A computed fold for a 379-nucleotide RNA from a Pseudomonadales bacterium, annotated as Bacterial RNase P class A. RNAcentral holds the sequence, with entries from ENA. A source record names the gene rnpB. The model forms 96% of the base pairs in the Rfam consensus.

[in-house]
This record gives sequence, C1' cells and structure tokens, in this order.
RNA sequence: CGAGUCGGCCAGACAGUCGCUGGCAGCAACAGCUGCGAGAGGAAAGUCCGGGCUCCACAGGACGAGGUGCCAGGUAACGCCUGGGGGGCGUGAGCCCACGGAAAGUGCAGCAGAAAGCAAACCGCCUAAGUCGCAGCGCUGCGGCGCUGCGAACGGUAAGGGUGAAAGGGUGCGGUAAGAGCGCACCGCGCGCGUGGUAACACUGCGCGGCUAGGUAAACCCCGCCUGGAGCAAGGCCAAAUAGGAACCCAACGGUGUGGUCCGCAUCGGGUUCGGGUAGGCCGCACGAGGCGUUCGGUGACGGGCGCCCUAGAUGAAUGACUGUCGGCCACGUCCUAGGAUGUGGCAACAGAACCCGGCUUAUCGGCCGACUCAGCCA
Repeated sequence: CGAGUCGGCCAGACAGUCGCUGGCAGCAACAGCUGCGAGAGGAAAGUCCGGGCUCCACAGGACGAGGUGCCAGGUAACGCCUGGGGGGCGUGAGCCCACGGAAAGUGCAGCAGAAAGCAAACCGCCUAAGUCGCAGCGCUGCGGCGCUGCGAACGGUAAGGGUGAAAGGGUGCGGUAAGAGCGCACCGCGCGCGUGGUAACACUGCGCGGCUAGGUAAACCCCGCCUGGAGCAAGGCCAAAUAGGAACCCAACGGUGUGGUCCGCAUCGGGUUCGGGUAGGCCGCACGAGGCGUUCGGUGACGGGCGCCCUAGAUGAAUGACUGUCGGCCACGUCCUAGGAUGUGGCAACAGAACCCGGCUUAUCGGCCGACUCAGCCA
C1' cells in the first nucleotide's frame, strides 16, 4: 500500500416563515384562544416463532396432530442468544451445521458391475487331498494294482485385475496347492477400566476381543422434551333503533359447551334459510419482562445495586411544506503537493406506528469507530 474477517454506532444538522396532532395548565362557553412541553424505524416490513394481556366453566384424561432434537447456561419464554463439544469449509482472522437412533421394523439407491444386505464369482490363480481320462514305466494271479507326467470336470479361492460414489478394515511378515485375520506386529474398530471435564466428549493411557454389522431418517418410523383454543376486528361500558319476526330440521339412546376423535364433567336446547334494525360514542390505548448513566459479579449471553428520565396515541387516519447556510457521497477539472484547498454538475437509499414486548428473516444510499488476519509489493 492492498485484500479480507468480526463487532459497535449514526441515518443529515442549524435557522427563518407558514401549517397539523395529542397531553398538561389557564381563560372562555361552544369546540375557540394562550402558555409549556412532546410528536415514526433500523428495520415501523414479513406475520415466521415466543410471550404479556383479554375471552371461552373444564386452561380435566387419553389418542391423534404439530413443533423441537449434541452438552451446559441465559431468558417471562422460544425454533432465539451465549459458551463449550463434534463434523465440515478457509492459508488465516473466521464462517456453516435440519448435530438423538440404521444392532426394532418397513422402504429407497439410475447406469455400470458377477454381486449393492446377508451375499456373491466376470477375468484371473490353484489342482495339494479326492474323482475321471490319456501317456509312460514297473508288477501281474490277466480281473487289475502301484508310481510319474499331462489334461479335464467336479472342486478350492476372494489376495491380484475389471465396474462403480461405495464391493465385507489397512500396511507388512509368516503360512498355504493357490489364497484368506488363517496366525502375528503396528494402525483401525468394538467393549471394559483409568485420568481430565458439571456434561457433550477427549487421551495416542492400560487391558480384552472378534478380526463383525455399507449408505439413507430434510424417507416412513422409534425415542427424549414441549404444546388448550381464539385473538385488540380480543374484550368491556353507554346510548339508540327494530319485527321478543317467519318457515324448516334434529331432539334426552339427543343437542350444546373456542381446532379433530373418544371418555369424563356441566347444562338444556341447538342448527339452516328468508326478512328487519343498528354500524354512534367512550374505555381497552400507552408506567413498561421500560429507557439512560454508573458500579459490582460473570469467559459470555446476562444479572444485582445506586442514580436520573417519561420519550406518539391517530381512528380515511396528525408528525408536514418552502427558503437559506453548512455537512456527506460521486464525476469532471484547477492549484499546491502525497494530503489539502477550490470550481462546475449530479445524488441522497430501504422505507410510515395503529395493543405491547423479546427474537428471527428480508430490503437498503452512505458515513464513522475499534480489534484481528494475510500465500502479495516496497523499505
């Protein structure tokens, strides 16, 4: 100098003019005036999770269904976050993981290959022992017997070669007719013990063992843990209006009771179609698992103590418009010099609360700060 990795913060500022909304206080008495102070986000988005809160008597049991899945913590809780273990990627800083079980069962895997889950022999190697045939030699009691060689089939083999992503542990030595954990040494694997660790797990520690058990569960499945439902259009209060309407169906061995089925329990009605009225106002609705600072504990997420603060509450829906200056980024030039000044032009993204909060995910113009890494170059 360049390239990268991780974390945190900001999201234009100031002034003037005009305009809007809520709260508090005062005046007023008809929706107005004055003063004070406040007024969209890092994601307000997606509605993907978890809750607070509200209602349903059952938030009882079982099945089913759904979610989750290494260990230990954090948290109100979680599928989130933190730390650790194991696996993978990267030179590295770091990043990713849908990470329980394949020896309970079922299923699936194209082509090639002999064979892809209980086996198997395409090429190849062997002919020891046994069988058959031929040849030679010896014997013969003429039926045959023995020896040697060659060949064959039956047979043996899974070391070598081939196919494949993957072929029943690897290397070496011995052994064998040729081979094979057949035996042995080392490694690997399994089990047990020991040591460290809360644990997941690790050790190149000890012993024993069979040389034994492919892949896939983001396939069905098995196992551990978790789960009532519906949702602020929840729910409550006030006022007003209408038709306490009509027809049909089920009906106690029945109906209903906030997802499905059954049981239990409670209760006595429930449902469909047509028709009529209302759609107004208030609450819920902003003090919270709240924010900021500091200190202590902790590797950390986070928690405790102390102090300070109140920071939108609309309801077709407020938080804005204009002007000026400064700032930021980009492009082109000029000057001085390795950094700054200056001129002209352009740009400013993603995007608007609606009960609230903790997360995750997605979109995005730009800027600032800190820590760390590097196979490159120069001194």

Model confidence (mean pLDDT): 76 of 100. Its Rfam family is "Bacterial RNase P class A". Rfam classes the family as a ribozyme. The source organism's lineage runs through Bacteria, Pseudomonadati, Pseudomonadota, Gammaproteobacteria and Pseudomonadales.